[in-house]
RNA sequence: GAGUUUGAUCCUGGCUCAGAACGAACGCUGGCGGCGUGGAUUAGGCAUGCAAGUCGUACGCGAAAGAGGGAGUAAUCCCUCGAGUAGAGUGGCGAACGGGUGAGUAACGCGUGAGAAACCUGCCCUAAGCAGGGGGAUAACACUCCCAACGGGGUGCUAAUACCGCAUGAGACCACGGGAUCGCAUGAUCCUGAGGUCAAAGGUGGCCUCUGCUUGCAAGCUACCGGCUUAGGAUGGUCUCGCGUCCCAUUAGCUAGUUGGCGGGGUAAUGGCCCACCAAGGCGACGAUGGGUAGCUGGUCUGAGAGGAUGGUCAGCCACACUGGGACUGAGAUACGGCCCAGACUCCUACGGGAGGCAGCAGUCGAGAGGCUUCGGCAAUGGGGGAAACCCUGACCGAGCGACGCCGCGUGAAGGAUGAAGGCCCUUGGGUUGUAAACUUCUUUUGUUCGGGAAGAAAUGCGAUCAGGUGAAUAAUCUGGUCGUUUGACGGUACCGGACGAAUAAGCUCCGGCUAACUCCGUGCCAGCAGCCGCGGUAACACGGGGGGAGCAAGCGUUGUUCGGAUUUACUGGGCGUAAAGGGCGCGUAGGCGGUCAGCACAAGUCAGUUGUGAAAUCUCCGAGCUUAACUCGGAAAGGUCAACUGAUACUGUGCGACUAGAGUGCGGAAGGGGCAACUGGAAUUCUCGGUGUAGCGGUGAAAUGCGUAGAUAUCGAGAGGAACACCUGCGGCGAAGGCAGGUUGCUGGGCCGACACUGACGCUGAGGCGCGAAAGCUAGGGGAGCGAACGGGAUUAGAUACCCCGGUAGUCCUAGCCUUAAACGAUGAAUGCUUGGUGUCUGGGGUUAUAAAGUCCCCGGGUGCCGUCGCUAACGCUUUAAGCAUUCCGCCUGGGGAGUACGGUCGCAAGACUGAAACUCAAAGGAAUUGACGGGGACCCGCACAAGCGGUGGAGCAUGUGGUUUAAUUCGACGCAACGCGAAGAACCUUACCUGGGCUAGAAUGCCUCUGACAACCCUAGAGAUAGGGCCUCCAAGGUAAAACUUGGCAGAGUGCAAGGUGCUGCAUGGCUGUCGUCAGCUCGUGUCGUGAGAUGUUGGGCUAAGUCCCGCAACGAGCGCAACCCUUAUCUUUAGUUGCCAGCAUUUAGUUGGGCACUCUAGAGGGACUGCCGUUGACGAAACGGAGGAAGGUGGGGAUGACGUCAAGUCCUCAUGGCCUUUAUGUCCAGGGCUACACACGUGCUACAAUGGCAGGUACAAACCGCCGCAAACUCGCAAGAGGGAGCCAAUCGGAAAAAGCCUGUCUCAGUUCGGAUUGGAGUCUGCAACUCGACUCCAUGAAGUUGGAAUCGCUAGUAAUCGCGGAUCAGCAUGCCGCGGUGAAUACGUUCCCGGGUCUUGCACACAC
Repeated sequence: GAGUUUGAUCCUGGCUCAGAACGAACGCUGGCGGCGUGGAUUAGGCAUGCAAGUCGUACGCGAAAGAGGGAGUAAUCCCUCGAGUAGAGUGGCGAACGGGUGAGUAACGCGUGAGAAACCUGCCCUAAGCAGGGGGAUAACACUCCCAACGGGGUGCUAAUACCGCAUGAGACCACGGGAUCGCAUGAUCCUGAGGUCAAAGGUGGCCUCUGCUUGCAAGCUACCGGCUUAGGAUGGUCUCGCGUCCCAUUAGCUAGUUGGCGGGGUAAUGGCCCACCAAGGCGACGAUGGGUAGCUGGUCUGAGAGGAUGGUCAGCCACACUGGGACUGAGAUACGGCCCAGACUCCUACGGGAGGCAGCAGUCGAGAGGCUUCGGCAAUGGGGGAAACCCUGACCGAGCGACGCCGCGUGAAGGAUGAAGGCCCUUGGGUUGUAAACUUCUUUUGUUCGGGAAGAAAUGCGAUCAGGUGAAUAAUCUGGUCGUUUGACGGUACCGGACGAAUAAGCUCCGGCUAACUCCGUGCCAGCAGCCGCGGUAACACGGGGGGAGCAAGCGUUGUUCGGAUUUACUGGGCGUAAAGGGCGCGUAGGCGGUCAGCACAAGUCAGUUGUGAAAUCUCCGAGCUUAACUCGGAAAGGUCAACUGAUACUGUGCGACUAGAGUGCGGAAGGGGCAACUGGAAUUCUCGGUGUAGCGGUGAAAUGCGUAGAUAUCGAGAGGAACACCUGCGGCGAAGGCAGGUUGCUGGGCCGACACUGACGCUGAGGCGCGAAAGCUAGGGGAGCGAACGGGAUUAGAUACCCCGGUAGUCCUAGCCUUAAACGAUGAAUGCUUGGUGUCUGGGGUUAUAAAGUCCCCGGGUGCCGUCGCUAACGCUUUAAGCAUUCCGCCUGGGGAGUACGGUCGCAAGACUGAAACUCAAAGGAAUUGACGGGGACCCGCACAAGCGGUGGAGCAUGUGGUUUAAUUCGACGCAACGCGAAGAACCUUACCUGGGCUAGAAUGCCUCUGACAACCCUAGAGAUAGGGCCUCCAAGGUAAAACUUGGCAGAGUGCAAGGUGCUGCAUGGCUGUCGUCAGCUCGUGUCGUGAGAUGUUGGGCUAAGUCCCGCAACGAGCGCAACCCUUAUCUUUAGUUGCCAGCAUUUAGUUGGGCACUCUAGAGGGACUGCCGUUGACGAAACGGAGGAAGGUGGGGAUGACGUCAAGUCCUCAUGGCCUUUAUGUCCAGGGCUACACACGUGCUACAAUGGCAGGUACAAACCGCCGCAAACUCGCAAGAGGGAGCCAAUCGGAAAAAGCCUGUCUCAGUUCGGAUUGGAGUCUGCAACUCGACUCCAUGAAGUUGGAAUCGCUAGUAAUCGCGGAUCAGCAUGCCGCGGUGAAUACGUUCCCGGGUCUUGCACACAC
């Protein structure tokens, strides 16, 4: 920095990611080299080999094989060489180094800085001095004995630089005496007197000057190496101290050698290190003691830094060496490859007893995710021994193994488009892989092979020579120089050259967002992925594969761990009103912090300088060496809360002095439910007694339980008892908080004001501690009126362990004692200072007016409220009573849950309180604000929403649709409103999609191409038909030609290919169309403004409207889609036009029939008309409302069309279109028959009724709209009728359908299952049609079912409406109770908006947002 809480927002807050790192491991892959690095787990066990020896110039012994010679017949023996060699032993030095590991250790262990006047130091260096003379042993060895082994015993011999006396004492040490210098308390150093104690070892080489024998050697001399004493140095070590060094207080007290002293012991040395005695101390909240964990450091990793984590390799220190204990030797050990004891384990054994210690180098087993060769060499560096040569050295140097890490190189380079093939994708055009390949030219790092070939080597030694030292010496020896010679594990390696030849060499992860990189197929909440959010339920950029792409690259990913990001423990650098977080409140201990003086002193903090130290390596910078880099080397710089010294004195501190502004005391006032105790008052409730009085009272939403005729309730009087104190009473007062209220008295605390005086910083905060602390609860004793947990009863309810009612115990009250918690809240710790204002109120003081009081006003304090500027805040909000600006101190917080739980501890009589985790689990949990939706929240408004009415449905029969069931099939869809007389404006075949059976397969239909010139119709045969066979018939038009051929077009058939077909699936992949909220009044935008933001404003408010309709106001101003209007129809008038329409007047007729006319009706074109325009009232002078006039019509006149942003993943893939999937001798297509019409049942929608406002019969009147040539059909005839015959007229204001019906008039029926009702059934027919069996409609005769007005419930309708009556049309061969239209007759009611339902606006709450 990003992702993740939400519909969205801001904040808080956690989780997660991107980075770097690693002694790593795992998966896939793997060309080379350099430099590093490699048992982190079982400090588990170990076979085998090696890792510490060396010295003959300290010493005594002393072989063998083999070779040569000799003796002996031979066995064998002797001599010489091997050889004073090997070997063991005595002795010296070393073995305490080097190498390994990190178990233990929280410690002077480590780091850092000091100290030792309390110490040691082999080998080494320097200086001084010495080394005289003796003695006795012993191993080895020889002989011998015991023993399984390890080993041991006895006797005898022998040497030393082994061991032991003696001498000497420059000197050292010890005790005593004197003096000097110094210091830091004990003291240190030096000089000195006298006394005591203490040394030694020789070896090798050379020489003969001096002495002896005299060749040469010995004594001797000399050189070197050793020996002894002392002093000093260097190095190494030991001890002491300051400071630093992990977690837990759910470890708070620990300690008897403990703390100190005196005296002693012990040590190299101080010291309770140890001991005896004496004293009673010592440590601890600045964390003792206990528990857990851990080697420490230089450094390493990370980080901007501060920090955090870590301590592998390398380096310093410590500790350990099978476990525990112990000492010996030694300069040094309490000793990794020494010893003793004990233990565990392993091995050997003759069972008696022995041996061993890889945390050295290799190696092995085990456990484990996991870590190498039983390698070479001492050539270099270093170490031990030695005079040296030299020997030893698993230290070390090298090689080997492991991509474990870092670094470097390569896997080719240039050209090469027809953008090849192949793959993948595709909208079929193409795109991409991709200059990539092929191909051409070139190069050769690497590789293979051949050849050459290092540096690392300096020394030492030896030889020669020169110079110098020592010396009697030209000897020997030492030092230095020069020359020569000698030494390489790695390694024939690095490196160089030649040849060959692109030849030998690329993978891994990822591609939804974070995070660079996208498509196809498969799969179908399966398989799987996943670091977080999350993907997968048939179109997955997230799973698996392919293609393509991105990133890194001999590696790439994963896992684990650390730091970072995380300001998420905040020193740098956070917070606590509501997100986690202020202790319930006070007093006060330790601690922290603290007023003034240009005060004085000191110099602890602070600051400056100098010196010392802060090992090397590492890091940083500069340079150098390997071809570069990694790596290595040289130089510089840096690094401490360090130490010492010198200086400064502003601030802090300390000491001294002074001050009064903080704090306190005294004096005078005023207010107050502040506290404690005692006394006392009235009202009310209840109870008791008495009176009056009678049937109820009480209680509730309604009731009941309860009380009451044994007299209640009500009412009057008297009394008892307990508790609480009406009015006053107030966001008024007091108190630290809890809290405090009738009145009086006593005692008592605190705050405030005023004016002076005094003290002189005496202050603030406050861990622990102590005290107070509502209610409930507990203990003991009282008290008990009312109220009242528990409990009983009555109701309510599905239940009701509740809410309501009747009772009622603890308790509530008092005294004494516990408990110690609350939303103990202002959810806001205390104190101090500073920072604009306004307005109340309580309580003091002052002033003004005024003579006093009261009052008004102004000012100064103290308290308590409200509003509000700056500022703060995530916002809400806070704002001199801060949540502002600062200081001091305390408490507390660090994701949610688990959990204020468990365990432990403390307190409590108990209840419980305080303190207070973890495992596990989630990716959130939360705060504030926003927009919606919602509420059995509020306000306002509307709608046949209710109400007021009229008529229905629900009951019956039938029709129709649906469910269900059935079936071979009963095709499919539609399901609350908004599916169910819906798609379907009409299923006998067809339709038809379903079922059964029979056929076809480029297919039943279409386009293009090719071929042919016919095909069809008609007839016959087979078949259920599709179909098959046969007969009959056989091209047309134009051009062209003599005629043909031929060309083009049409038609028809055939063929082949491209292409088909699908009412198969997905309406949750879609378009289009539609339903619904809803003809509800809403839905938005631009600019501006406000807000961190989501958003708000506008659109809210006051009115008004059918309406976001209009007006007014307003940080808004405008605009758009909706509303309205424009459109159609209807109502009125005018005008134009009069045929098929009409007829007032004239003539005429059976008849507007005809003449005539166009006034009227009507028709259909064009216009007028209605706009709250006019008047009045109301209203705010507005919008508008109400009333009126005029008018055919009046306030959108009636009706229709018209449906905003959106909602319901609403409906439709079976209208159509369409992605994807499926199917292709079938899910396509043709045909026949069947089915969609089934039927115990359930529901919806209708029709007809149940009758007299009626039925039946007769007569008679008045419409509108519409339809008609594949048609409507008149007159007339026949039939009871359906209908048949017939065919005039009509392509329609002309003819026809056509009779309108209810109505009106007359008659009859007389309340009944009927002269109501017509189902059902039988019979006979008509019509349509290829065909009425499944399965049509109608007619006639006969039959005459249920039904007597319909339970709960429910629907429509506000006027030409409901109701009622008929008429027409679409579909259609036929079929209508359905649908769509038309007119006739023609009501009732609306007080009103409380309620039900739906909707709109504002507001409020919200833990809802797939939104109750």
Small-subunit ribosomal RNA from an uncultured bacterium, 1412 nucleotides, folded computationally.
RNAcentral holds the sequence, with entries from ENA and SILVA.
Its Rfam family is "Bacterial small subunit ribosomal RNA". Gene Ontology terms of the family: structural constituent of ribosome and ribosome.